[in-house]
RNA sequence: GCCACCUUAGCUCAGUCGGCAGAGCGAUUCACUCGUAAUGAAUAGGUCAAGGGUUCGAUUCCCUUAGGUGGCUCCA
Numbered sequence: 001g002c003c004a005c006c007u008u009a010g011c012u013c014a015g016u017c018g019g020c021a022g023a024g025c026g027a028u029u030c031a032c033u034c035g036u037a038a039u040g041a042a043u044a045g046g047u048c049a050a051g052g053g054u055u056c057g058a059u060u061c062c063c064u065u066a067g068g069u070g071g072c073u074c075c076a
Base pairs, nucleotide, nucleotide: 001072002071003070004069005068006067007066010025011024012023013022019056027043028042029041030040031039049065050064051063052062053061
């Protein structure tokens, strides 16, 4: 330098006919307990990496950029 893939909640990850975004763990509160743990219930937590385009409507399709992973190639 080229190619492919990835970027979604604090962490690990789902999410295909484009139509208001989810799980597990974690956090908080409550119940239970003498208390803790465990268990149960509830709640909070997201500009879906950034910008632009297409569309009535984009996490999803297209372009650019940034970061990451892997592969290939070049050099003395």